Context: one part of a larger RNA
RNA sequence: GAACGAACGCUGGCGGCGCGUCUUAAGCAUGCAAGUCGGACGGCAAGGGUAGCAAUACCCCUAGAGUGGCGGACUGGUGAGUAACGCGUGGGUGACCUACCCUUGAGUUGGGGAUAGCCAUUAGAAAUAGUGGAUAAUACCGAAUACGAUCGCGACACUUUGGUGAUGCGAUGAAAGGAGCUACGGCUCCGCUCGAGGAUGGGCCCGCGUCCCAUUAGCUAGUUGGUGAGGUAACGGCCCACCAAGGCGACGAUGGGUAUCCGGCCUGAGAGGGUGUACGGACACAUUGGGACUGAGAUACGGCCCAAACUCCUACGGGAGGCAGCAGCUAAGAAUAUUCCGCAAUGGACGAAAGUCUGACGGAGCGACGCCGCGUGGAUGAAGAAGGCCGAAAGGUUGUAAAAUCCUUUUGCUGAUGAAGAAUAAGUGUGGUAGGGAAUGACCGCAUGAUGACAUUAGUCGGUGAAUAAGCCCCGGCUAACUACGUGCCAGCAGCCGCGGUAACACGUAGGGGGCAAGCGUUGUUC
Numbered sequence: 001g002a003a004c005g006a007a008c009g010c011u012g013g014c015g016g017c018g019c020g021u022c023u024u025a026a027g028c029a030u031g032c033a034a035g036u037c038g039g040a041c042g043g044c045a046a047g048g049g050u051a052g053c054a055a056u057a058c059c060c061c062u063a064g065a066g067u068g069g070c071g072g073a074c075u076g077g078u079g080a081g082u083a084a085c086g087c088g089u090g091g092g093u094g095a096c097c098u099a100c101c102c103u104u105g106a107g108u109u110g111g112g113g114a115u116a117g118c119c120a121u122u123a124g125a126a127a128u129a130g131u132g133g134a135u136a137a138u139a140c141c142g143a144a145u146a147c148g149a150u151c152g153c154g155a156c157a158c159u160u161u162g163g164u165g166a167u168g169c170g171a172u173g174a175a176a177g178g179a180g181c182u183a184c185g186g187c188u189c190c191g192c193u194c195g196a197g198g199a200u201g202g203g204c205c206c207g208c209g210u211c212c213c214a215u216u217a218g219c220u221a222g223u224u225g226g227u228g229a230g231g232u233a234a235c236g237g238c239c240c241a242c243c244a245a246g247g248c249g250a251c252g253a254u255g256g257g258u259a260u261c262c263g264g265c266c267u268g269a270g271a272g273g274g275u276g277u278a279c280g281g282a283c284a285c286a287u288u289g290g291g292a293c294u295g296a297g298a299u300a301c302g303g304c305c306c307a308a309a310c311u312c313c314u315a316c317g318g319g320a321g322g323c324a325g326c327a328g329c330u331a332a333g334a335a336u337a338u339u340c341c342g343c344a345a346u347g348g349a350c351g352a353a354a355g356u357c358u359g360a361c362g363g364a365g366c367g368a369c370g371c372c373g374c375g376u377g378g379a380u381g382a383a384g385a386a387g388g389c390c391g392a393a394a395g396g397u398u399g400u401a402a403a404a405u406c407c408u409u410u411u412g413c414u415g416a417u418g419a420a421g422a423a424u425a426a427g428u429g430u431g432g433u434a435g436g437g438a439a440u441g442a443c444c445g446c447a448u449g450a451u452g453a454c455a456u457u458a459g460u461c462g463g464u465g466a467a468u469a470a471g472c473c474c475c476g477g478c479u480a481a482c483u484a485c486g487u488g489c490c491a492g493c494a495g496c497c498g499c500g501g502u503a504a505c506a507c508g509u510a511g512g513g514g515g516c517a518a519g520c521g522u523u524g525u526u527c
Base pairs, nucleotide, nucleotide: 001527002526003525004524006523007522008521009520010519013374014373015372016371017370018369019367020366021332026330027329028328030327031326032325035070036069037068040067041066047060048059049058050057051056077285078284079283086210087209088208089207090206091205092204093203096202097201101198102197103196104195105194106193107192108191109143111141112140118133119132120131121130122129123128149172150171151170152169153168154167156165157164158163177190178189179188180187181186211257212256213255218248219247220246223245224244225243226242227241228240230238260282261281262280263279264275265274266273267272287308288307289306290305291304310321311320312319313318338364340363341362342361346360347358348357349356350355377407378406379405380404387398388397389396390395412464413463414462415461416460417459421454427448428447429446430445431444432443433442471516472515473514474513475512476497477496478495482511483510484509485508486507492499493498
């Protein structure tokens, strides 16, 4: 000198864009943060209607709950652990998986038995659990069929780790319906099943790189390798039985300490040094430790089970909980924000769609925390006014500074006007493409056609009136800027050298001056 997720002191007008618990991965009241689908299913309280004197029956409309499907593995948070194939980079997979999506081939036949919800009832304070009865499905289970697929046996070609293609025999394994239209024959769409390919996302393996300590020198028994069996989507001591005695290490093993890693960011002419906040990628974690289940996929944050600590409820028998999601609270600390608005946009989940959900996100609020921009007025104005300060006086200085006159209105206040962020969806009208006997429909367009949290928006125009707006640090040398008074090694200053003991340019005050400016200085840290 530059920089900062900064803090502190004094001061503080506005706007734009960013950033904001670096400490205790400490504990948390309250609300919200993951649902959705009635076009999968049984059904339906309340309400409305019809009939009836009424009981009741039927119809419409559905809520809540339940079965089922898809999604809760994404998004969001944090950096505790980890010195590791964790990350970065470059490869391998003839050793692998991939729901939804796209392309394509072949199918979607015919049956069965249950179970929730519901009704009745039992236990319990509750959480919840049980018994009996009836019922549905795209829930569950057999059967049929098999273009592919898988397995066994035989055998071929090209290749070479378990790859590709062709082939004979045998065996094994599927499925689910719903909506619309109809000329009642079927057709269309959304699904479902078995295959092939793609896309996307992952798993595993390898080369190289990745902090400090040798005042850590030896470490290792599933340890190193083999055979066989198991297990996995898949290779592998991954696991197991047996066999062998290996494997690593001064090119730093093992141990200890510290630490998420990177793109980047800061500094520097560069080489390098430091760093990893925000944004993006990867990894790990979800009170602590362990475990599996489900699933295409699990470290399963807002799933389950067990143990532990803590908190809460209890009728003492037993139960409930997990903010390192968004706000917010307590504690800690030098220190870090609203229990805000909205799904209008972008994105996501579900749905045929309308739509629902979305503390992701879009916005607003608070904080000079940072960067950038603007303003606090402009011109004229010498009687060089008054006052202050200096000087013995003359005078000098503050100083065109003020006053005064003329002007402007950024900004502020006030009023009017007023974009863009909205693309389209359903629907309506219409044109075409493919197929079809037709209709609904599918695909590609065109026109029309709702929706704005921000928001009293941005901007523009008018009114008003210089009106609403300047401080902080320094002045001995380094280092730009000096005099007076007070004090008297006192009080104090200080980054270094050093000032102060009676004329202190170094302390304090005043006047003057210098620097930066809505900031200025100090402290901390890095180069």
Molecule: small-subunit ribosomal RNA, 5' domain
Organism: freshwater metagenome